[in-house]
Context: one part of a larger RNA
RNA sequence: CGUAGGAUAUUUGAGAGGAGCUGUCCUUAGUACGAGAGGACCGGGAUGGACGGACCGCUGGUGUAUCUGUUGGCAACCAAUGCCAUGGCAGAGUAGCCAAGUCCGGCAGGGAUAAACGCUGAAGGCAUCUAAGCGUGAAGCCCCCCUCAAGAUGAGAUAUCCCUACCAUAAGGUAAUAAGACCCCUGAGAGACUAUCAGGUAGAUAGGGCCUAAGUGUAAGCGUAGUGAUACGUUCAGCGGAAGGUUACUAAUAGGUCGAAGG
Numbered sequence: 001c002g003u004a005g006g007a008u009a010u011u012u013g014a015g016a017g018g019a020g021c022u023g024u025c026c027u028u029a030g031u032a033c034g035a036g037a038g039g040a041c042c043g044g045g046a047u048g049g050a051c052g053g054a055c056c057g058c059u060g061g062u063g064u065a066u067c068u069g070u071u072g073g074c075a076a077c078c079a080a081u082g083c084c085a086u087g088g089c090a091g092a093g094u095a096g097c098c099a100a101g102u103c104c105g106g107c108a109g110g111g112a113u114a115a116a117c118g119c120u121g122a123a124g125g126c127a128u129c130u131a132a133g134c135g136u137g138a139a140g141c142c143c144c145c146c147u148c149a150a151g152a153u154g155a156g157a158u159a160u161c162c163c164u165a166c167c168a169u170a171a172g173g174u175a176a177u178a179a180g181a182c183c184c185c186u187g188a189g190a191g192a193c194u195a196u197c198a199g200g201u202a203g204a205u206a207g208g209g210c211c212u213a214a215g216u217g218u219a220a221g222c223g224u225a226g227u228g229a230u231a232c233g234u235u236c237a238g239c240g241g242a243a244g245g246u247u248a249c250u251a252a253u254a255g256g257u258c259g260a261a262g263g
Base pairs, nucleotide, nucleotide: 001151005162006161007160008159009158010157011156015148016147017146018145021049022048023047024046025045026044027043033038051105052104053103054102055101059099060098061097062096066092067091068090069089070088071085072084073083074082075081109143110142111141116136117135118134119133164175165174166173167172180258181257182256183255184200185199186198187197188196205251206250207249208247209246210245211244212243215239216238221234222233223232224231225230
């Protein structure tokens, strides 16, 4: 821009893409077959490998703004605390992301066929699956399963919402609006940007506060014991990024723009 008014939702599916793998074991059955050795088709069930998708309750990885320990130095000294040294080093570890973790998938079914096997059957009194006609038949083909999809210009469908003035003989033109949308702002289940999604005071969108949880592992100060290092008590304390709940304290204020006229 188009989809012959303007919108908001929900959809149909022309078409396109994806998937499509396979082992072993049990049973049928030591049956059919075979002198024996050996040993099935068909059918039923179980469990794996690789591949793919999703997820983080479990097992773990990471987790440089969480906690703790500790070495050297600096902040005049003690204590406390902070900073620098690869996050100084080390031990743990929430969320998120992830696999080595968990769950799921290939199944089954229908149609038309290939090779092949047939029925009926002439040319050619016989015969012949083929010439007319009709069947069976594959991991393959088309459906079925999953995803996208009406710019499918062949532009589809359904539901709901919105409806004025002025000029003009008419076609039409101008303007302000409606439903609705955007700018702008707060953000994240989203993200390169954009988009998408959640919100914008009639508000829990983010930050902060409070409560709780995960985590770490018993803070500081004081007291007691010890010459002291230190230990014990107060104390399952203190701290606590991303998590849950709650609370308008802070910021989403104010404002602006676009947007139909009977099709």
Molecule: large-subunit ribosomal RNA, domain VI
Organism: Lachnospiraceae bacterium XPB1003